[in-house]
C1' cells in the first nucleotide's frame, strides 16, 4: 500500500416470497431462496418514465496539466509539473494577471509610472552644528521593496559592466502530449491574488417510482377570459404542441393490479493491455416487502463481535466503525 472477512456451528419452535403437487378453497405438503461494506449521505453520473415531433438563443451552473478506461461522471488508471516525508508513499480547486477591472489591513520612506529613515560620499561654514548635491551597496519595518551571488569599477555606490545562476526569446533533440534537456541570443528586469469580479475551452432541457400506466369510482353550479386568447414539463426569449383556462361553491376517489426485479447482472477460466479495463468461453438465479418479513431458545468455541437494517436500479464519491487473516513495499 492492496485484499479477504464482518462472529461461528447444531438443534428446536417461528416469519415473506418463489417454484411443484394436492385440495373440502379454509390450507397441507416438498424443494430452493431472504439486509451492507457502507444498505448510510442524497453529493455526482446514468438506466428508465413523463413533457415530446424537440431545435436555436440568452441565462445560470460544472470541469480545468496531458494521455487513457468507461453508459457517463466532478470517479478511475497511467504519466508531467509543484509540496509534504528518512524512506515506501500521500497530497493539490494544477488553463489566463503583456483582455479588463478591484483589493492587499498594520508597520515602513515607500506596495507604484512611487519613494529617502538611519547611513554612505563630496560641497559651503572656524567647531558643534546646520545647509545644498549624489547614492540605494549597508541597516531598519514587513509575507512581499529597483533579481541573487562574487568580482571590476566609483567621490561614494548601482547590470553600469563581466562571469555563474534565474528570466524572455529564438533554435535542435527526446516524447503521442503536458513536459524535459542543450545551445545562442537580449533587455538586464515594477510585488501578490482568480475557492476576487472575470477571459479561454468543453459540458449540461425540465422534474421525478409518491415518476407513470391499466382498471374502478362520482359527477355538478355559478362567475371571468376566449383563438389578436387560455395552456404546456420554461428561468426567459424566439420556434413549436394542445384546446380550452382561472376562481369559488358542492361531490367521488385515497383501495386494486402493473412498474418491481435476467442485469451496462454475479462466479470461473484464457487472451491483450504497464493499468484503470476490455474480448472470448463456460456456469448460476441469489430480498421484492407494502404499515412493511430475517427472529426466539438451548449448547459448544474464540477473534467475546464494532458501524449498523433494502423499498425502481445501478456505476462511484463521502462519512462511521470492534477485531482477525493474508501479499508486498520502507525504516
Nucleotide at each position: 500500500a492492496g485484499g479477504a472477512u464482518a462472529a461461528a456451528u447444531a438443534a428446536u419452535c417461528g416469519c415473506g416470497g418463489c417454484c411443484u403437487g394436492c385440495u373440502g378453497c379454509g390450507g397441507c405438503a416438498g424443494g430452493g431462496u431472504g439486509a451492507g461494506g457502507a444498505a448510510a449521505g442524497u453529493c455526482c453520473g446514468g438506466g428508465c418514465u413523463u413533457c415530446a415531433c424537440a431545435g436555436g438563443g440568452c441565462a445560470g451552473g460544472a470541469u480545468g496539466c496531458c494521455g487513457g478506461a468507461u453508459a457517463a461522471c466532478g470517479u478511475c488508471c497511467g504519466g508531467u509539473g509543484g509540496a509534504g516525508g528518512c524512506g515506501a508513499c500521500u497530497c493539490c480547486a494544477a488553463g489566463g494577471c503583456c483582455a479588463g477591472u478591484g483589493c492587499a489591513a498594520u508597520a515602513g520612506a515607500a506596495a507604484a509610472g512611487a519613494a529617502a529613515c538611519c547611513g554612505c560620499c563630496g560641497g559651503c561654514u572656524g567647531a558643534c552644528g546646520g545647509c545644498c548635491g549624489g547614492u540605494a551597496a549597508g541597516g531598519g519595518u514587513g509575507g512581499a521593496a529597483u533579481g541573487g551571488c562574487a568580482g571590476u569599477g566609483u567621490a561614494a555606490g548601482a547590470g553600469a559592466c563581466u562571469a555563474c545562476c534565474g528570466u524572455u526569446u529564438g533554435u535542435c533533440c527526446g516524447g503521442u502530449a503536458a513536459c524535459g534537456g542543450a545551445c545562442a541570443a537580449a533587455g538586464c528586469u515594477g510585488u501578490g491574488u482568480a475557492a476576487a469580479c472575470c477571459c479561454c475551452a468543453u459540458c449540461c432541457g425540465a422534474a421525478g417510482c409518491a415518476a407513470g400506466a391499466c382498471a374502478a369510482a362520482a359527477a355538478g353550479a355559478a362567475a371571468g377570459c376566449g383563438a389578436c386568447a387560455g395552456g404546456c414539463u420554461u428561468g426567459c426569449c424566439c420556434g413549436g404542441c394542445c384546446u380550452g383556462c382561472u376562481u369559488u361553491c358542492a361531490g367521488g376517489u385515497a383501495a386494486g393490479u402493473c412498474g418491481c426485479u435476467g442485469g451496462a447482472g454475479g462466479c470461473u477460466g484464457c487472451c491483450g493491455g504497464u493499468a484503470a479495463c476490455g474480448g472470448c468461453a463456460g456456469u448460476c438465479c441469489u430480498a421484492g416487502a407494502u404499515a412493511g418479513a430475517u427472529g426466539a431458545u438451548u449448547a459448544u468455541u474464540c477473534a467475546c463481535g464494532a458501524c449498523a437494517u433494502a423499498a425502481c436500479c445501478c456505476g462511484g464519491c463521502u462519512u462511521a466503525u470492534c477485531g482477525u487473516c493474508c501479499u508486498g513495499c520502507u525504516u